[in-house]
Context: one part of a larger RNA
RNA sequence: GAACGAACGCUGGCGGCGUGGAUUAGGCAUGCAAGUCGGACGAAGCUAAGGAAUUUGGUAACAUUUUCCCUAAGACUUAGUGGCGGAAGGGUGAGUAACACGUGGGCAAUUUGCCUUAAACCUGGGGACAACCCCGCGAAAGCGGGGCUAAUACCGUAAUGUGGUCCUGUCAGGGCAUCCUGACUGGAUUAAAGGUGGGGACCUUCGGGCCUACCGGUUUUUGAUAAGCCCGCGACCUAUUAGCUUGGUGGGGUAACGGCCUACCAAGGCGAUGAUGGGUAGCCGGACUGAGAGGUUGACCGGCCACACUGGGACUGAGACACUGCCCAGACUCCUACGGGAGGCUGCAGUCGAGAAUCUUUCGCAAUGGGCGCAAGCCUGACGAAGCGACGCCGCGUGAGCGAUGAAGGCCUUCGGGUUGUAAAGCUCUGUCACGAGGGAUGAAAUGCAUAAGCGCUAAUAUCGUUUAUGCUUGACAGUACCUCGAAAGGAAGCUCCGGCUAACUCCGUGCCAGCAGCCGCGGUAAUACGGAGGGAGCGAGCGUUGUUC
Numbered sequence: 001g002a003a004c005g006a007a008c009g010c011u012g013g014c015g016g017c018g019u020g021g022a023u024u025a026g027g028c029a030u031g032c033a034a035g036u037c038g039g040a041c042g043a044a045g046c047u048a049a050g051g052a053a054u055u056u057g058g059u060a061a062c063a064u065u066u067u068c069c070c071u072a073a074g075a076c077u078u079a080g081u082g083g084c085g086g087a088a089g090g091g092u093g094a095g096u097a098a099c100a101c102g103u104g105g106g107c108a109a110u111u112u113g114c115c116u117u118a119a120a121c122c123u124g125g126g127g128a129c130a131a132c133c134c135c136g137c138g139a140a141a142g143c144g145g146g147g148c149u150a151a152u153a154c155c156g157u158a159a160u161g162u163g164g165u166c167c168u169g170u171c172a173g174g175g176c177a178u179c180c181u182g183a184c185u186g187g188a189u190u191a192a193a194g195g196u197g198g199g200g201a202c203c204u205u206c207g208g209g210c211c212u213a214c215c216g217g218u219u220u221u222u223g224a225u226a227a228g229c230c231c232g233c234g235a236c237c238u239a240u241u242a243g244c245u246u247g248g249u250g251g252g253g254u255a256a257c258g259g260c261c262u263a264c265c266a267a268g269g270c271g272a273u274g275a276u277g278g279g280u281a282g283c284c285g286g287a288c289u290g291a292g293a294g295g296u297u298g299a300c301c302g303g304c305c306a307c308a309c310u311g312g313g314a315c316u317g318a319g320a321c322a323c324u325g326c327c328c329a330g331a332c333u334c335c336u337a338c339g340g341g342a343g344g345c346u347g348c349a350g351u352c353g354a355g356a357a358u359c360u361u362u363c364g365c366a367a368u369g370g371g372c373g374c375a376a377g378c379c380u381g382a383c384g385a386a387g388c389g390a391c392g393c394c395g396c397g398u399g400a401g402c403g404a405u406g407a408a409g410g411c412c413u414u415c416g417g418g419u420u421g422u423a424a425a426g427c428u429c430u431g432u433c434a435c436g437a438g439g440g441a442u443g444a445a446a447u448g449c450a451u452a453a454g455c456g457c458u459a460a461u462a463u464c465g466u467u468u469a470u471g472c473u474u475g476a477c478a479g480u481a482c483c484u485c486g487a488a489a490g491g492a493a494g495c496u497c498c499g500g501c502u503a504a505c506u507c508c509g510u511g512c513c514a515g516c517a518g519c520c521g522c523g524g525u526a527a528u529a530c531g532g533a534g535g536g537a538g539c540g541a542g543c544g545u546u547g548u549u550c
Stems, first nucleotide, its partner, number of pairs: 001550004006546005013396006019389002026352003030349003035084003040081002043078003046074002050069004056063002091307003101234007110227002115223001118220004123158001125155002132147006163190005169184006194215006202209002236279003243270003246266007282304004286297004309330005332343004360386001362385003368382001369380004399429004409420004433491001435486005443477001448472009494539005499520003505534005515522002
């Protein structure tokens, strides 16, 4: 000199863009952060129409109240069965010196839901369990027994087998050792589920069958995506750490190779080019600094990894050994009828604690993205925004011009004067920001609906899909940005320093005292070094100090 996720002191006008729990991976009140699908399923409820009985008023018509029945429709609600998603997104850096990460390769040793390419198929049956009803236990959390019921839930030595897998045989091609790929023959084994819309003929038990479109289902295949495993190289300190433990065969296990596990066996493998142990630490793209080489660092953003109160475990699933799933143990907190239960902010806000120190218990799903759904849509503290903090960077302003008898006051003085100083006053202007008034965006593309036309599927001019055109429909921020007008110099300057390094000097006070100080050093009666004043220098909404790195 530069830099910072900074802190502290003094000061503080506005805006834009960033950024903000680095310490206790300490404890947490409260709210929200993962749901969705009725176009998979049964039920209950709601609304409207109709019918019957009924209450009140009325002579009656009729109005009204309650209950029941029924059919079709509608949208919704509640929980349940079922499907998909809760393995993503979001947080943190504790652990980890490791194939964790970076980079380059390998898998002839592998898996991959949704999506995509292509092929074939979806036949026929069965038995349950929730919800619901009844009974019981419990303070609660919840649980038990009996009975009924549906499905895209569940089940099968049911059918079919394009295919797949395994086995036998034949042939061809290739490679990198185990081998890999393809064709053919024979045998064994292995699937499925429906829903919604529309409809001409035909059949019908009038429900539908049947045909068709869309969404699904099953088997196989191609790709993409994602993941798993292996290897070369790279990467901190320590010898006051010198020895550490490896492989083969058979079997098991895994999606898959492997001491991954197990039984038996061998005596190999690594190590002074530092094994093993100990300490410290998430790694990287990058960031800071520097002319570079290098040094330091890993906040924000992006990639990977690890963790989710602490320790362990598996289940489900395409994927987890699963942050807001399950089980066990432990510590802690809470409820309790004392028998027993509930919980996990290293999600977003917020709170206590510790600390030099780090924000709102805000708005919205309008955009982008994600989950579910045919869709409408619902959910989304991801995200988009606003709020707070000079924490950082950048921009703007706090006025401009003229103005000398060089006013007054202050300070200094050799008492002549000098300086503050064009500075002020005064005159003439301007109008950024802030203030008031008016107008007022971009971010919105889509989706859906309606109409018209075309194309495709089809028996079909239905439906459905798709294309084009037109119209309608969606903004949290926000009445914000921006623009115009109005009034008005009005509301907006400080901080540090002045002995040398280092730009900037005099007076007074003090008298080795009080004090200063980054280094050298100042102060003991004329201190440009302490304190004050005047003046000056530097930077400026900041300026200094401290800490850390180069």

Small-subunit ribosomal RNA, 5' domain from a metagenome, 550 nucleotides, folded computationally. The coordinates come from a structure-prediction model, not an experiment, and the mean pLDDT is 82. It matches the Rfam family "Bacterial small subunit ribosomal RNA". Its family is annotated with ribosome and structural constituent of ribosome in the Gene Ontology. The literature on the family includes a 2001 paper in Science by Yusupov et al., "Crystal structure of the ribosome at 5.5 A resolution".